Predicted 3D model of a 146-nucleotide RNA (SAM riboswitch aptamer (S box leader)). Rfam family: SAM riboswitch aptamer (S box leader). The literature on the family includes a 2010 paper in J Mol Biol by Lu et al., "SAM recognition and conformational switching mechanism in the Bacillus subtilis yitJ S box/SAM-I riboswitch".
RNA sequence: UGCUCAUCCAGAGGGGUGGAGGGACCGGCCCUGCGAAGCCCCGGCAACCAUCUCGGCGUACAUCGACACUCGCGGAUCUCGCGAGGCGGCCGGGACAGGUGCCAACUCCGGCCUGGGGACAAAGUGUCCACCAGGGAAGAUGAGGG
Numbered sequence: 001u002g003c004u005c006a007u008c009c010a011g012a013g014g015g016g017u018g019g020a021g022g023g024a025c026c027g028g029c030c031c032u033g034c035g036a037a038g039c040c041c042c043g044g045c046a047a048c049c050a051u052c053u054c055g056g057c058g059u060a061c062a063u064c065g066a067c068a069c070u071c072g073c074g075g076a077u078c079u080c081g082c083g084a085g086g087c088g089g090c091c092g093g094g095a096c097a098g099g100u101g102c103c104a105a106c107u108c109c110g111g112c113c114u115g116g117g118g119a120c121a122a123a124g125u126g127u128c129c130a131c132c133a134g135g136g137a138a139g140a141u142g143a144g145g146g
Base pairs, nucleotide, nucleotide: 001146003144004143005142006141007140008139013042014041015040016039017038021031022030023029025111026110027109028108043103044102045101048099049098051095052094053093054092055091056090057089058087059086069085070084071083072082073081074080075078107138112135113134114133115132116131117129118128119127120126121125
C1' cells in the first nucleotide's frame, strides 16, 4: 500500500511544552488565545487479539492447513444409536489487562439510492431540505493473510 472479516447511538482527561489551527476529504455546523495541532508525563475507558476459565454446538463438522478421533454398551451392517473421554474449530458467558486502540459533539451531520414528511414554483410535473427511517459509499479501529 491494496484484500477479507468484525465493530462503529455506550464509555473515559489532567498537567507540562508549544503558539494557530483542528474536527480524514467536500459542503454544513462546530471546537479553539478561558490556548488548536504536534510532542512529553501521569491518569482513565473499553475489551478486538493474546492468556486462563465455564457452558453449549460440532467431531464424515470445521479449518488456509490434520490418515481427527478414542473407549464402553446396544441394535445388527451402517456416514447406526446412546454414554464417557479427548480435541483443532464455532457460538455464548466470566476473569485478567500482556499487544493494539480510544478519552467534544452518533463515525458531529450530510454526500449515492429507496420510502416517508415538509417548502417553493407551477402545469404534467420540477427544484430544494444536512428533517425521519432503511440500505450503500467513504472513513476509523482490530484481527487475518498477501